[in-house]
RNA sequence: GCGGGAGUGGUGGAACGGCAGACACGCACGGCUUAGGACCGUGUGCCCGCAAGGGCUUGGGGGUUCGAAUCCCCCCUUCCGCA
Numbered sequence: 001g002c003g004g005g006a007g008u009g010g011u012g013g014a015a016c017g018g019c020a021g022a023c024a025c026g027c028a029c030g031g032c033u034u035a036g037g038a039c040c041g042u043g044u045g046c047c048c049g050c051a052a053g054g055g056c057u058u059g060g061g062g063g064u065u066c067g068a069a070u071c072c073c074c075c076c077u078u079c080c081g082c083a
Base pairs, nucleotide, nucleotide: 001082002081003080004079005078006077007076010025011024012023018066026044027043028042029041030040031039045056046055047054048053059075060074061073062072063071
């Protein structure tokens, strides 16, 4: 240089172009316990807000579309192969 794969909350990891983050771990609170572990229940992306609510968000930037994590283009990082 050329070809191909990957990048998603705190972590792992799903997701036909149609509620973004299933599920698990972790964490918070509660239950259970003498106490803890295990187990059970509820909650848990980020920001603003007393709240009601609002905004943002799938590596970055554009595009297509009524609608994009998903399709297209450019770039970044990384892995594999070829030279």
The prediction has a mean pLDDT of 80. Transfer RNA from a soil metagenome, 83 nucleotides, folded computationally. Rfam family: tRNA. Rfam links the family to the GO term triplet codon-amino acid adaptor activity.